[in-house]
RNA sequence: GAACGAAAACGGCAAACCCGUGCGAAAGCCGGGGACGCAAAGCCACGGGUCUACACCAUCCGAAGAAGCGAUGGUACGAUAGCCGGGUUGCCAAA
Repeated sequence: GAACGAAAACGGCAAACCCGUGCGAAAGCCGGGGACGCAAAGCCACGGGUCUACACCAUCCGAAGAAGCGAUGGUACGAUAGCCGGGUUGCCAAA
């Protein structure tokens, strides 16, 4: 110095759940409380997975056409970094 992550220290983050004239179509996010856990549970949606579907597309309903808080299916450009991989920065540090 690198990898691994025993012990300890300075400290850090915060699942479920509760609260909110909060943001969003939703998934979800943000703020306060809370603490299941986390050595990257810091940061980045690049690859895969998963979630969602305002909008768009297809089919149907609608007597034709149109309209539609209409029905079903599909699609991420939305979301998740606490699903996994990858990238990047970083505290401590033994055998």
This is a predicted structure of a 95-nucleotide RNA (c-di-GMP-I riboswitch aptamer) from Paenibacillus sedimenti.
The model forms 95% of the base pairs in the Rfam consensus.
Model confidence (mean pLDDT): 85 of 100.
The sequence was found by an Rfam model in a public genome assembly.
NCBI's taxonomy places the organism under Bacteria, Bacillati, Bacilli, Caryophanales, Paenibacillus.
Rfam family: c-di-GMP-I riboswitch aptamer. Rfam's curators write: GEMM was predicted in a large-scale screen for bacterial structured RNA regulatory elements.